[in-house]
Context: one part of a larger RNA
Formats: sequence, structure tokens, C1' cells
RNA sequence: CUGGGCGUAAAGCGUGCGUAGAUGGUUCGGUAAGUCGGAUGUGAAAGCCCCGGGCUCAACCUGGGAACUGCAUCCGAUACUGUCGGACUAGAGUGUGAUAGAGGAUGGCGGAAUUCCCGGUGUAGCGGUGAAAUGCGUAGAGAUCGGGAGGAACAUCCGUGGCGAAGGCGGCCAUCUGGAUCAACACUGACGUUGAGGCACGAAAGCGUGGGGAGCAAACAGGAUUAGAUACCCUGGUAGUCCACGCCCUAAACGAUGUCGACUGGAUGUUGGGUGCAAUUUGGCACUCAGUAUCGAAGCUAACGCGUUAAGUCGACCGCCUGGGGAGUACGCGCGCAAGCGUGAAACUC
Repeated sequence: CUGGGCGUAAAGCGUGCGUAGAUGGUUCGGUAAGUCGGAUGUGAAAGCCCCGGGCUCAACCUGGGAACUGCAUCCGAUACUGUCGGACUAGAGUGUGAUAGAGGAUGGCGGAAUUCCCGGUGUAGCGGUGAAAUGCGUAGAGAUCGGGAGGAACAUCCGUGGCGAAGGCGGCCAUCUGGAUCAACACUGACGUUGAGGCACGAAAGCGUGGGGAGCAAACAGGAUUAGAUACCCUGGUAGUCCACGCCCUAAACGAUGUCGACUGGAUGUUGGGUGCAAUUUGGCACUCAGUAUCGAAGCUAACGCGUUAAGUCGACCGCCUGGGGAGUACGCGCGCAAGCGUGAAACUC
């Protein structure tokens, strides 16, 4: 390489949009590039293979044949693929009407709690732990009541509930805005799928500039513990956590399961629609579409398990793997302010 694979053994890019490419529904006609058949020419000789001949045999030499799986031209075939033209509506999309939602952005508002400040009451403790101590407090703490400031987060509702491509999203209101689902019709007429490069988004931490800073809290300091204790526990505490703008681009970015489509028994719950039946005492029953869960036929799997939301049976396209360590290292290149990220070896060794 031919292969075999990728939930947990090595292996699905963090996610989407999309270029080239690859691939593509039904039907009619043209064409004949692919495809198939025939003919002609060519495919040097030697060699290989087959049948003979010559050296006493063989190696060797020699005659003939076959083969040379190819290429070119011409004549045909037209099922499939391509291509050109016409048509269609089952894929895809648009319109009309409804529905649910922590989907996104901006602005405003609210209450509980923590902390701090002011004032009242009040007196000796508070705090913390396994036990303590550091710490706070007679300059009046802690407790309690009233008032004020400020920041951050939104208890209950809350749900194997919902929304989003993923990251993720949760107080209330308004404005702007994306997507999805359902029902019935109408319209467009293959416009589809995937997607190397590319572009965009991308938790937390981190970085730059300016703000903000209540609580929490790397670093740091102190107190304990201990043989030691650069920890676990305690008292403090700065970056940071928050906002604006600009970077970074990583993750157990996980369903450790790429995207799209088709097909293949069921049962139970739940979310959002629709239809029918039964009911007006609200609550029920059945069917159906879209989601989300649990259990399981067949089948699959090394097993665990998966099982119409497949890891079953197939198709299309992309990505990735090829023993462990060395190593996600070195070097080079690209990106970045930096931290670093991306790409990514070898010697050697088992």
C1' cells in the first nucleotide's frame, strides 16, 4: 500500500457557515464522453509460457505458436453514469396562520442576604476548632433596633423541564433581534448533502487600557497540626472574580459517540403543538407530529453495554488511528503584547 478500524483498547476536528472537490430525486427525448461489442493497425528482437528440433543428457542453442492484459482509428450497442434540452413534486425552500422557550443584545427597575458607615439600647465577651491559637473587643465589640452607602448574585418557582450549532443561558419590565415546532392550503421546481483550504463563534484562567471592588479568594502573612508541613484546618489578605473596549483560542470543549438521509417489533414517563371521543366541575381517553428520558424484541458488541435519539441494516461526504516510552518534546514555519497556541519529528530504548 491492499486492508482493518475510531463510546470505554490508538483514533470524531470544541462548534457552526461555507469555497473548491466529491456526491445526488422522478420522467421523456437528444448525444455517445465514460461503459460494452466487433474489425483493422500497432504493441522490435531476446526473455517468460506451450509444442517441436540440435549438441550422448542437461544447462545452452534453435524453429513455430501463444502472450504482450496496452494504445490509436473505424463501425456498432445505449441499460447505467456523464452532458444538453423538456417536464414533474415525494427532497429542499418560500408565503399565509398559530404556539412554546433561562436563545442573543441594550436600557431600566426590584427584594432578600453579606460587608462597611452613622445613631439608639446594652455589657463582657466575640470569633474559630478535633482541641486551640493567631484575630476582634471596656477607645464599648459580639447581640439587637433604626437610618445610610456600595458591589455582586438572583432563594422559593426549578422539573432525567425548556432554549441554543457548540461554548452556554435562570429576579422583573421594555425595546431590538436569531432560530425551532405545529396545522392546512398555495407557490418555487432538485435550488439538495457533505465539505480540503477559508471565515466566524468559542467555558474558565490569563494579557492590555480605563473604571469598579460587597462577598469570595491564587500569591502572601500569621496561628495551629506535624519528625518536618513551603499542605490539608483557622485568622487575615492582594491580583482576580464585576463593567467597557481589544487580545488569547485552550478543556474530561464529553453522549469520551462527525454531519446528512433511508430502513428495522414494542412498553412507560414527560415537554410543545394538532385531531377525534367523552365531559362541562376544571383534571380524562385514544391517535398523531416534533423534542426529551427510562426499560427493552431482533440485531450488534471483546465485554460493559447500545437498542427508531443505534453502538442495528445501508448509502453520501469529511476528519482521524496504525505498539509503549522518548513527546505533544526538539527543530523549522505561522499566529500572539506576553503567557503560550497550531503544525509536529528523530536518535535512543523496551

The part of an RNA shown here (small-subunit ribosomal RNA, central domain) has 350 nucleotides and comes from a Rhodanobacteraceae bacterium. It matches the Rfam family "Bacterial small subunit ribosomal RNA". Its mean pLDDT, the model's own confidence on a scale to 100, is 91.